[in-house]
């Protein structure tokens, strides 16, 4: 330098191909219940689309460029 893949809460991940409305789940966190206290358990809450642009009534999803990571070829 070429090709391909990936980027979503603190962590792990679903949805992306085939656009559809409040972005789901587990762990962790906070609050409450329970308990002598804690753990476990139960309930509730808060928390995310790598960046920029384009297409569209509507973009996590499609297109372009960039950034970061990985695999591979030379």
């Nucleotide at each position: 330098g070429g090709a391909c893949c990936c980027g979503u809460a603190g962590c792990a991940u679903a949805g992306c191909c085939c656009g559809g409305a409040u972005a789901g789940u587990g762990c962790a966190g906070u609050c409450g219940g329970c308990u002598u206290c804690g753990g476990a358990c139960c309930g509730a809450c808060a928390g995310a689309g790598c960046c920029a642009g384009g297409u569209u009534c509507a973009a996590a999803u499609c297109c372009u460029g960039g950034c970061g990571g990985g695999u591979u070829c030379a």
Transfer RNA from a Candidatus Nanoarchaeia archaeon, 74 nucleotides, folded computationally. Rfam family: tRNA. The family's RNA type in Rfam is transfer RNA. The source organism's lineage runs through Archaea, Nanobdellati, Nanobdellota and Candidatus Nanoarchaeia. RNAcentral holds the sequence, with entries from ENA.